Molecule: transfer RNA
Organism: Prevotella sp.
RNA sequence: GCACCCAUAGUUCAAUGGAUUAGAAUAGAAGAUUCCGGUUCUUCAGAUUAGGGUUCGAUUCCCUAUGGGUGUA
Numbered sequence: 001g002c003a004c005c006c007a008u009a010g011u012u013c014a015a016u017g018g019a020u021u022a023g024a025a026u027a028g029a030a031g032a033u034u035c036c037g038g039u040u041c042u043u044c045a046g047a048u049u050a051g052g053g054u055u056c057g058a059u060u061c062c063c064u065a066u067g068g069g070u071g072u073a
Base pairs, nucleotide, nucleotide: 001072002071003070004069005068006067007066010026011025012024013023028044029043030042031041032040049065050064051063052062053061
């Protein structure tokens, strides 16, 4: 240089046959429990790498860029 793969809550992972409120665990906040704390229970908040395109509708399909990884002479 070329080809391929990956990028989603603070962290680790789902959802990807285009249409469900994008879900779970853990971490965080509030409350209950407790003499206090921990444990446990309830509730809350939190995310699709960036830009553009296709579409009535995009995390999902297409293009470009950025970052990471693999292969190849």